[in-house]
RNA sequence: AGAGUUUGAUCCUGGCUCAGAGCGAACGCUGGCGGCAGGCCUAACACAUGCAAGUCGAACGGAUCCUUCGGGAUUAGUGGCGGACGGGUGAGUAACACGUGGGAACGUGCCCUUUGGUUCGGAAUAACGCAGGGAAACUUGCGCUAAUACCGGAUAAGCCCUUACGGGGAAAGAUUUAUCGCCAUUGGAGCGGCCCGCGUUGGAUUAGCUAGUUGGUGGGGUAAAAGCCUACCAAGGCGACGAUCCAUAGCUGGUUUGAGAGAACGACCAGCCACACUGGGACUGAGACACGGCCCAGACUCCUACGGGAGGCAGCAGUGGGGAAUCUUGGACAAUGGGGGAAACCCUGAUCCAGCCAUGCCGCGUGAGUGAUGAAGGCCUUCGGGUUGUAAAGCACUUUCGGUGGGGAAAAACAAAACGGAGCUGACAUCUCCGUUUCUGAUGGUACCCAAAGAAGAAGCACCGGCUAACUCUGUGCCAGCAGCCGCGGUAAUACAGAGGGUGCAAGCGUUAAUCGGAAUUACUGGGCGUAAAGGGUGCGUAGGUGGUUUGUUAAGUCAGGCGUGAAAUCCCCGGGCUUAACCUGGGAACUGCGUUUGAAACUACGGAGCUCGAGUGCGGCAGAGGGGGGUGGAAUUCCACGUGUAGCAGUGAAAUGCGUAGAUAUGUGGAGGAACACCGAUGGCUAAGGCAGCCCCCUGGGCCGACACUGACGCUCAGGCACGAAAGCGUGGGGAGCAAACAGGAUUAGAUACCCUGGUAGUCCACGCCCUAAACUAUGUCAACUAGUUGUCGGGAAAGCAAUUUCUUGGCAACGAAGCUAACGCGUGAAGUUGACCGCCUGGGGAGUACGGUCGCAAGAUUAAAACUCAAAGGAAUUGACGGGGGCCCGCACAAGCGGUGGAUGAUGUGGAUUAAUUCGAUGCAACGCGAAAAACCUUACCUACCCUUGACAUGCCCGGGAGCCCGAUGAGAGUCGGGUGUGCUCGAAAGAGAGCCGGGACACAGGUGCUGCAUGGCUGUCGUCAGCUCGUGUCGUGAGAUGUUGGGUUAAGUCCCGCAACGAGCGCAACCCUUGCCAUUAGUUGCUGCAUUUAGUUGGGCACUCUAAUGGGACUGCCGGUGACAAACCGGAGGAAGGUGGGGAUGACGUCAAGUCCUCAUGGCCCUUAUGGGUAGGGCUUCACACGUCAUACAAUGGCGGAUACAGAGGGUUGCCAACCCGCGAGGGGGAGCCAAUCUCAGAAAGUCCGUCGUAGUCCGGAUCGGAGUCUGCAACUCGACUCCGUGAAGUCGGAAUCGCUAGUAAUCGCGGAUCAGCAUGUCGCGGUGAAUACGUUCCCGGGCCUUGUACACACCGCCCGUCACACCAUGGGAGUGGGUUUCACCAGAAGCAGCUAGCCUAACCGCAAGGGGGGCGGUUGCCACGGUGAGAUUCAUGACUGGGGUGAAGUCGUAACAAGGUAGCCGUAUCGGAAGGUGCGGCUGGAUCACCUCCUU
Repeated sequence: AGAGUUUGAUCCUGGCUCAGAGCGAACGCUGGCGGCAGGCCUAACACAUGCAAGUCGAACGGAUCCUUCGGGAUUAGUGGCGGACGGGUGAGUAACACGUGGGAACGUGCCCUUUGGUUCGGAAUAACGCAGGGAAACUUGCGCUAAUACCGGAUAAGCCCUUACGGGGAAAGAUUUAUCGCCAUUGGAGCGGCCCGCGUUGGAUUAGCUAGUUGGUGGGGUAAAAGCCUACCAAGGCGACGAUCCAUAGCUGGUUUGAGAGAACGACCAGCCACACUGGGACUGAGACACGGCCCAGACUCCUACGGGAGGCAGCAGUGGGGAAUCUUGGACAAUGGGGGAAACCCUGAUCCAGCCAUGCCGCGUGAGUGAUGAAGGCCUUCGGGUUGUAAAGCACUUUCGGUGGGGAAAAACAAAACGGAGCUGACAUCUCCGUUUCUGAUGGUACCCAAAGAAGAAGCACCGGCUAACUCUGUGCCAGCAGCCGCGGUAAUACAGAGGGUGCAAGCGUUAAUCGGAAUUACUGGGCGUAAAGGGUGCGUAGGUGGUUUGUUAAGUCAGGCGUGAAAUCCCCGGGCUUAACCUGGGAACUGCGUUUGAAACUACGGAGCUCGAGUGCGGCAGAGGGGGGUGGAAUUCCACGUGUAGCAGUGAAAUGCGUAGAUAUGUGGAGGAACACCGAUGGCUAAGGCAGCCCCCUGGGCCGACACUGACGCUCAGGCACGAAAGCGUGGGGAGCAAACAGGAUUAGAUACCCUGGUAGUCCACGCCCUAAACUAUGUCAACUAGUUGUCGGGAAAGCAAUUUCUUGGCAACGAAGCUAACGCGUGAAGUUGACCGCCUGGGGAGUACGGUCGCAAGAUUAAAACUCAAAGGAAUUGACGGGGGCCCGCACAAGCGGUGGAUGAUGUGGAUUAAUUCGAUGCAACGCGAAAAACCUUACCUACCCUUGACAUGCCCGGGAGCCCGAUGAGAGUCGGGUGUGCUCGAAAGAGAGCCGGGACACAGGUGCUGCAUGGCUGUCGUCAGCUCGUGUCGUGAGAUGUUGGGUUAAGUCCCGCAACGAGCGCAACCCUUGCCAUUAGUUGCUGCAUUUAGUUGGGCACUCUAAUGGGACUGCCGGUGACAAACCGGAGGAAGGUGGGGAUGACGUCAAGUCCUCAUGGCCCUUAUGGGUAGGGCUUCACACGUCAUACAAUGGCGGAUACAGAGGGUUGCCAACCCGCGAGGGGGAGCCAAUCUCAGAAAGUCCGUCGUAGUCCGGAUCGGAGUCUGCAACUCGACUCCGUGAAGUCGGAAUCGCUAGUAAUCGCGGAUCAGCAUGUCGCGGUGAAUACGUUCCCGGGCCUUGUACACACCGCCCGUCACACCAUGGGAGUGGGUUUCACCAGAAGCAGCUAGCCUAACCGCAAGGGGGGCGGUUGCCACGGUGAGAUUCAUGACUGGGGUGAAGUCGUAACAAGGUAGCCGUAUCGGAAGGUGCGGCUGGAUCACCUCCUU
């Protein structure tokens, strides 16, 4: 410090996710030791049991016990001090609660300090005794008694009050000779109370709150200021700088994170606050409204004899409960600290220690050296090996930690006592300090040290697709599962599970939750708003913010210095102590803050005086659809009346509805009425925006220009506020010609609630009043300053010029462009550039501009404006493709022009379907269907049935036996099984024997599979397409994907060539090179040919000129001429030539596309079968048949059929072969045997054609299917199931609907011939020649393709994408008659305890009084305040609710097809209306619309 994820790819915007750190954690797996820390975050839920606050006999009386009689011990009670500290918790609290800094009107036990005092009396009371009550808790009566308990008097230096005269008020003793106490008082320390400035969460869908409220006066009250309380008076006080209300929350030092600024948090430790079962209350006291005190009320629990009582763990342990989750009912007061005491000492769950827990941090260990045969085993394997791996074993070595034994009374301890010394004092004692001695340890026999033994007792967890370090095998087969994001899994998964191996961390490792970071993703540091989310519809203007220039003043901001404070701890730096570290500790720095003080005066600011440039006013001109009102004009539509006139008019893609013989349309004249203003007219003008258009008049706002004068910063922006605000819409009243939502009818259509047509109502118009929204757009807030230019146009001015006009200046409206900016597109002095001021707005998509609440509105609705839930994207710009019912150019038997077909018939063949035991399998738009198959009777054959075989029909290896082989018999459907006979091969060797080969038998490795996967593959093939394309290197342009080149102008069959050009070159394709055919030459001349001779015959002689054969050459190249073109490429025409512009034909198929076809040609990975999915045999099937389709054959006839005669090919085949002559048969064929391994022989007669004859338009002398009979041939075998022949039979069919195919010349059409396959079987297929046409104006249209361009929401690429209703399932949410809770407000009732006031009843020790009595006190009563409680009415919030609304998600449902291309009616916005639904239509608006034409402008 970044990374992954939107796309085919790119850049940007933008969200989601990850890597880091940390945790009071929890869970899973695992676990050796130690140190230091931490440990109920949930139920402020309920608590059994024990302990957590006592102490003092040197305050007091008594009781009990002991006694050495001196006394001592214990202690219930009275009394004193302490139980307000320490400890816990965070419920409440948004507050002077806390933090920080100040302040004045206070209190203070114990402590220190100052001064003075400590006197004289009195009356009680508990304990105790007696007698009672009660279950208990407890309690009543009578009687006795003490005090440092209580009361009175005296005194008063200080003290308090005061009208300054005066008045008031105190004490306690103990002990026994020295102190400790007590009272009053001065000052202090520390502590506490109170007040104030500043800071301190969210919500405005909480905007108004407040009656003791704000202030004053009198009174009361407090320790103390104060409405703190009360009476009266005044009407204030708080609030947009956020009052009130609601929600949430203890605050801080700090902690975590972060570069910082910040953000989140407030466990442990420390400071403050609040609370103590819930609510209220006071008492005592220095201090409380009191955690382990009291009273009352309430809830709960316990005891009870039912009458009544007791209790409060948010102290330490512990229990239940809740929960994912948090410890022992431990030891000790040894230390530190606290309470009491004179002290010893007692108490202390504060504290110090120990226990439990890997909860965290830190440290250590689980060994280390050597060791290759690279052991065994595991895993993988290309079978060679690799890896685990020096790892192990083995050998030599060490002993931390743990375990055992021993040492260790070490350090952590002072206080106190005794002794000694010093100081204090006149001196002693006391006291203070120092030294010595003595005593005290929970932790703990712990830390630490020593010894012996022995590698001995000690490693796991997560991950391994990318991010992200680490890879293979097996299993599984969209299953099981994984997943933080992207995403894996549908038979070869590095992503699931297991294993081997590896990577990371390590006594831990992962996961989960929550925090900060990354996130510049709330942007102060440090973001944005033309199109990504985002400029308010526009203006005026208040508060607020901000503000030109000169000069003084002040010192609020600002800056500098000093002082105070900023607790300690923490963080940081330098040291020190535990063996190190964590940890502990000393010092420093820091604590960015606040207060105070001194100074500075530039800037900002306050206030003073000025200035004129900003702003404004006056004067003179100018342009304008600026606004309001009134009047007026012509054209046109419609309607009415009359005339002329006759059959149609209107409308459309085509029609129909409609109008018209009752006279329309057309035409003429006259009239009525409403609305809008052609031409001018324009990127034109005006206005703040919306918007504004005939002409004239009246009223009125703003702007611009010119030159002077004046005011003197008066300015800019603007939350709230106010005004204006298209269209639609609403209300009332008018008006209504045309147009026209709704509606009606006619069409279209599968439907058509639409587009089209005919009608037509609101509305559109006017007046008045509402509504307040638009794509209200320049998708660009207003104002100001600065920063190259050029051009057009509108308005004003100046100069020059006779003028035309030119130049300059100023204000608008536009176009293009520099720098700069921008993600790009683009913007560019009217900025989206560089800056300043102010306002508005944005923070992923959907849900949703929706719900609820509020405000406004007559309504429609507007405005303000969420959440749950859900997704990993949504989006902008640009790129390459693809596509378009977008455009341009071009090509092709693509259309057109022609010729012949198919589709109808019969047959053949293939396919689908059906059937079947099986009808084997594959091929399925073009590009499957006479295809694989260039030949299914058996075989083939893969299928079915039946019968057999199991190392196998075939290959290699091992063992045993045998020559191999041949012949025969039996049995069986056959495979096979059983039996007999014959026979001794080759090589080496003398022989025995061995070997090769073959056969049989045996056991195992293995064979075998036309079984599956063509979506695991190779190879081969089809197709676009013989279309002209597809790319690369370097350079250049662009952030980039990419572009350029390859586009453009011509031209071509062609990316063929030329020219131009930021491109220059190159490659694969095109073309050429190859074969064949067409002409010629040369060579050669048999089996070929032959002009000569000869013959029945190229038969023979002669010959190779010709034909031909087959080898080599030549020839054609736009080479020549003319024209066109740009002087090019090229094209057109011509000459010559056998052939002319690629001469004809063939082979040749770029990058790629279709997961195209083929595992059944072959090869091959993986999977599957192994007495069978392998192998053999016989028979059957692939040949079925209601039907449908493809491809063909033959026809329907006279351009023909039939009969007779007769002529001319080419290319092929042939020894298991072709087969001549001749003979037989009507024929298929049979016999026969010559010739031929073929330019020799043969298949082999070519047919159409030509000539003659016949038929005469008919189901025929056409057509030949079908069937009957008889045969031939092949073959083991023609039944299922061959071909052919002869005789007979003689079906459909008379030229074929919609639709559709081939072909541009030796082509179509037509005619025959041959080959492969093959025993036989050809209408198929591959070739061959014969005869031999017609037509092409042309490119509008159909199909396919190429190039350029344009739009796109497509990229699996239009067979794309995608919208809404409906149906089903699930989820969250709104409304809802209501229902049930919480909180809160107001009114009223009620009123415990307590306090205060009053008090006539009752009681009463101290004082006064001789007494009566008084004073004082208490009880009771009553009044006021008030908790709980009750009633009623609201407000608010939560939960729930029949039913209901929309929303989201989900598999492959239903209906349509709204959007994306001109998306097939351009789309969208606002509004109104209608419709199953998307949506349609009307009105106004926008371009974020394609295409075409025109105009204007810019560049060259």
Molecule: small-subunit ribosomal RNA
Organism: uncultured bacterium